[in-house]
RNA sequence: UAAUUAUCAAGAAAGACUGAGGGAAAGGCCCUGUGAUGUCUUAGCAACCUGUAAGCCCAUUGUUAUAAAGGUGCUAAUUCCUGUCUGCCGUUUACAUGGCAGAGAAGAUAAUAA
Numbered sequence: 001u002a003a004u005u006a007u008c009a010a011g012a013a014a015g016a017c018u019g020a021g022g023g024a025a026a027g028g029c030c031c032u033g034u035g036a037u038g039u040c041u042u043a044g045c046a047a048c049c050u051g052u053a054a055g056c057c058c059a060u061u062g063u064u065a066u067a068a069a070g071g072u073g074c075u076a077a078u079u080c081c082u083g084u085c086u087g088c089c090g091u092u093u094a095c096a097u098g099g100c101a102g103a104g105a106a107g108a109u110a111a112u113a114a
Base pairs, nucleotide, nucleotide: 001114003112004111005110006109007108008107013042014041015040016039017038021031022030023029026082027081028080043075044074045073048071049070050067051066052065053064054063079106084103085102086101087100088099089098090097091096
């Protein structure tokens, strides 16, 4: 880097240095000198990998509960919201447009095999 699978409505921040941008992209809407961003330290959250137990199975995969030492990840806002399609209910003479739900796209993270 691309591929496959799973998850994404919950959860969890202080300090030091830095010093103006940041929230992936576009549109919106937000955050930000009462300190953005980045690096480091400490703390925390979660439970993907992992440990333990249970039950199933020929076995594996997979399931449930639990732990948090280790490998990742995360600690403003639902992935901050929307974009595409479908369905339902409205507004409009019409073009068009609003709300809700589902699916998808894109993205993020993990695991696996390259």

Predicted 3D model of a 114-nucleotide RNA (SAM riboswitch aptamer (S box leader)) from Mucilaginibacter oryzae. The source organism's lineage runs through Bacteria, Bacteroidota, Sphingobacteriia, Sphingobacteriaceae and Mucilaginibacter. It matches the Rfam family "SAM riboswitch aptamer (S box leader)". Its family is annotated with regulation of gene expression in the Gene Ontology.